[in-house]
Context: one part of a larger RNA
RNA sequence: UGUUAACAAUGGAUGCCUUGGAGAUUUUGGCCGAGGAAGGACGCAAACGGCGGCGAUACUCAUCGGGGAAGUGCCAUUAACUUUUGAUCCGAUGGUUUCCGAAUGGAGCAAUCCAGCCCGCUAAGCGGGUUAGCCACAUGUGAAGUUAAUCAGUAAUGGUUAUAUUAGCAUCUGGCUGGGUACGGCGUGAACUGAAACAUCUUAGUAACGCCAGGAAUAUAAAUCAUAUGAGAUUCCGUCAGUAGCGGUGAGCGAAAGCGGAACAGGCUAAACUGCAAUUUAUUGCAGGGUUGCAGGGCAGACGACAUUCGAUGUGUUUUUGAUAGCAGAAGGAUCCGGAAUGGUCCUCCAUAGAGAGUGAAAGACUCGUAUGCGAAAUUUAAAACACCGAUAGUCUGUACCUAAGUACCAUGAAGCACGAUAAACUUUGUGGGAAUCUGGGUCGACCACGAUCCAAGCCUAAAUACCAAAAUCUACCGAUAGUGAACUAGUACCGCGAGGGAAAGGUGAAAAGAACCCCGGGAGGGGGAUGAAAUAGAACUGAAAUUGUUGACUA
Numbered sequence: 001u002g003u004u005a006a007c008a009a010u011g012g013a014u015g016c017c018u019u020g021g022a023g024a025u026u027u028u029g030g031c032c033g034a035g036g037a038a039g040g041a042c043g044c045a046a047a048c049g050g051c052g053g054c055g056a057u058a059c060u061c062a063u064c065g066g067g068g069a070a071g072u073g074c075c076a077u078u079a080a081c082u083u084u085u086g087a088u089c090c091g092a093u094g095g096u097u098u099c100c101g102a103a104u105g106g107a108g109c110a111a112u113c114c115a116g117c118c119c120g121c122u123a124a125g126c127g128g129g130u131u132a133g134c135c136a137c138a139u140g141u142g143a144a145g146u147u148a149a150u151c152a153g154u155a156a157u158g159g160u161u162a163u164a165u166u167a168g169c170a171u172c173u174g175g176c177u178g179g180g181u182a183c184g185g186c187g188u189g190a191a192c193u194g195a196a197a198c199a200u201c202u203u204a205g206u207a208a209c210g211c212c213a214g215g216a217a218u219a220u221a222a223a224u225c226a227u228a229u230g231a232g233a234u235u236c237c238g239u240c241a242g243u244a245g246c247g248g249u250g251a252g253c254g255a256a257a258g259c260g261g262a263a264c265a266g267g268c269u270a271a272a273c274u275g276c277a278a279u280u281u282a283u284u285g286c287a288g289g290g291u292u293g294c295a296g297g298g299c300a301g302a303c304g305a306c307a308u309u310c311g312a313u314g315u316g317u318u319u320u321u322g323a324u325a326g327c328a329g330a331a332g333g334a335u336c337c338g339g340a341a342u343g344g345u346c347c348u349c350c351a352u353a354g355a356g357a358g359u360g361a362a363a364g365a366c367u368c369g370u371a372u373g374c375g376a377a378a379u380u381u382a383a384a385a386c387a388c389c390g391a392u393a394g395u396c397u398g399u400a401c402c403u404a405a406g407u408a409c410c411a412u413g414a415a416g417c418a419c420g421a422u423a424a425a426c427u428u429u430g431u432g433g434g435a436a437u438c439u440g441g442g443u444c445g446a447c448c449a450c451g452a453u454c455c456a457a458g459c460c461u462a463a464a465u466a467c468c469a470a471a472a473u474c475u476a477c478c479g480a481u482a483g484u485g486a487a488c489u490a491g492u493a494c495c496g497c498g499a500g501g502g503a504a505a506g507g508u509g510a511a512a513a514g515a516a517c518c519c520c521g522g523g524a525g526g527g528g529g530a531u532g533a534a535a536u537a538g539a540a541c542u543g544a545a546a547u548u549g550u551u552g553a554c555u556a
Stems, first nucleotide, its partner, number of pairs: 002554008016507002020478002022475009031179002039100003042055003046078002049075003052059001061094006070082003105114003115131007132177005138171004145163001147162006183214001184212005194201001198248001224231002235262005245253002266460003269404001273288007293438001295403003298399006309391003314388007322380003326374003332347005348365002350354001356368003409433008419445001440455005494501002517528004
């Protein structure tokens, strides 16, 4: 030096554990903001800091309820206090809520600086209020210029009126601004990529960006589909179907009707006509009327009815129900081992409760609970009833008054439709043309005829759907290199000018009983001793391997 064994050290694997995560189901809820949000800065306790809470009334204030013995949040103690005259705590409704932030008196390098006006006071100051922009209504005030008319003037020019119920300005009232994970509508709109290259095409109307909204949004009551039978708003799911089709007929893209389900709901205007009002004399406003395709309505005439039914809206009352605190809630002892009984043995009890968790080992009967039953001053959900409220009448004949115009449609340039000018209908639109009025008009995939079907150019409309969160319950989900990035001071430390990137890090013990006292030592540390079941459980606390040391053995 090597091999090997024991004992130590190093190291942090493994086992066990779970405070934290992941996923699912069900139910419920879903906007906040000038009454100043979201998000922050700075402060507030007897005592240093962090987290949480709160706001100069600052670990809190008031009221109304619950509750009934401890409490002054956690890390994490010490002190001083509070509390059956009911504290702490839980719930509801209020109060206060510095400064920044849309930030809004002006400014600004956010959390700062500097003001104006009004009022008050204990007055060189302090306190309270107010002072942003845009839009709309109302009220008040109210131009200039141009042009025209008119008057005066020889003219220049001046006056008056119109322009002008204007512009502007001031005030009052109301609204908007900003934020929101995802979901939604609209607009702008790529490229890598695929086509085994690449240009039409694809990726994709995706990503990204902008505007806007809601708890959902959009869409929605046929100028729809169908096809010779008919259906009867929209939305979503399944199927139809990878079909019909589109396609450098390449890569690829890719329906619809119908059928089966979820959920179901339909309404209101404009116009004709009538009445009233106003004036700028051309209309306008209000009220009635009226709302459709088997055409309907108006107007004129004739006949008939006076009832019935419905409501998605709101307000109120009552009842029931749920939510936001809670309450009651059965039944066990002895003995043995042990540090400890929930274990063993023996005897017993409850059960509408033998779900679960905790407790010094494994508990139906120890604790919290569980089954079951009960409960609200206040705020609130849903449902029902009632009241108010709203809606609800036809038939026939005549007449030809009305039935949404720069619209339909056409040309052309585009886009959307599964559909890439294609035989290309349909829908939307830039530009240019430009109808008809029920004897009317659109559609039925060029176009025409016949037929069928519907009624555009106005508006509104729950539910089924999307997404998020919370609560409860569950898991052939993880168990600290796993599971969230984060079980711990985690979006922290740290890195970056910045956008942004982004960790590591859990475990004494049943209980700190966390080692009094003595000895060595400057201390660290150690030896006794004490605690404890255990201290080789000593705060680095289970402790594998590589690796290291000491001792022994073997070999050289």